[in-house]
Context: one part of a larger RNA
């Protein structure tokens, strides 16, 4: 840029790509078969494997957010009671997210057209033949079906609603994000919960400090405290202001 007006959303699907895996037990049945030894086809079940895709409710992992305990030093004038540094100083935990060693799911059924092969009817050739004319069954392989993607499918679809003009709609810009190198993409901009802060709170740690009582003290109790919460509710206090840009044509 195109898709003979500009827009938003929703569908179809030429056509592409992905999966297509496969063991063992048990019933059928100790049946059929076999003199015995032995031991089934068909068909139903159960549960594996390895692969794949999702997702974090369990079960770990990881968690330089966090929360406690510690060594050494240096600092807040000293006690106490904090900081910094020393791999995150080192240990112990350990939400959220992200994860497998976790949990759920899939593979398949029906169909159509056949291979090899089995086959009905049948003649040439009075019989005889699955074939010559005609009809069938048949395989993880084709076609479809599942799943994902897809109208630049220039063969450029289809519906449905906008708007008929400072339009409809979009976008720069700001808050962010289960989305991300950037870009896109979603949310949200005061007619507001978008993020931040506050407040509660799942949870996390483990029982702060000061102070009282106990005890020569070390410490141990009032006391599930105190801190921290990425996650969830709630609230406009903070900051999404103001505004500026694009779009403007339907002909033969």
């Nucleotide at each position: 840029c195109g898709c003979a007006a500009g827009a938003a959303a929703u569908a179809u699907g030429c056509g592409a790509g992905g999966a297509u895996c496969u063991g063992a037990c048990u019933c059928u049945a100790g049946u059929a078969c076999g003199a015995g030894a032995g031991g089934a086809c068909c068909g139903a079940u159960u549960u594996g494997g390895a692969c794949a895709a999702a997702c974090c409710g369990c079960u770990g992992g990881u968690g330089u957010a966090u929360c406690u305990g510690u060594u050494g030093u240096c600092c807040c004038g000293c006690c106490a009671g904090g900081g910094g540094c020393a791999u995150u100083g080192c240990a112990g935990a350990g939400u959220a997210g992200c994860u497998a060693c976790g949990u759920u799911u899939g593979g398949a059924a029906a169909g159509g057209a056949u291979a090899a092969g089995c086959g009905c009817u049948g003649a040439a050739a009075g019989c005889a033949u699955a074939u010559a004319a005609g009809c069938g069954c048949g395989a993880a392989a084709c076609c479809g079906a599942c799943c994902u993607c897809a109208a630049g499918a220039u063969u450029a679809u289809a519906u449905u609603u906008c708007u008929u003009u400072c339009a409809a709609g979009g976008g720069u810009c700001g808050u962010g994000g289960g989305a991300g190198a950037u870009u896109a993409c979603c949310a949200c901009g005061u007619u507001g919960a978008u993020a931040g802060g506050c407040u509660a709170u799942a949870g996390a740690u483990g029982u702060a400090a000061a102070g009282g009582c106990a005890g020569u003290a070390a410490u141990g109790u009032c006391a599930u405290a105190g801190u921290c919460g990425a996650g969830u509710a709630g609230u406009a206090c903070u900051a999404a202001u103001a505004a500026c840009c694009c779009g403007u044509a339907a002909g033969c």
Molecule: large-subunit ribosomal RNA, domain VI
Organism: Holacanthella duospinosa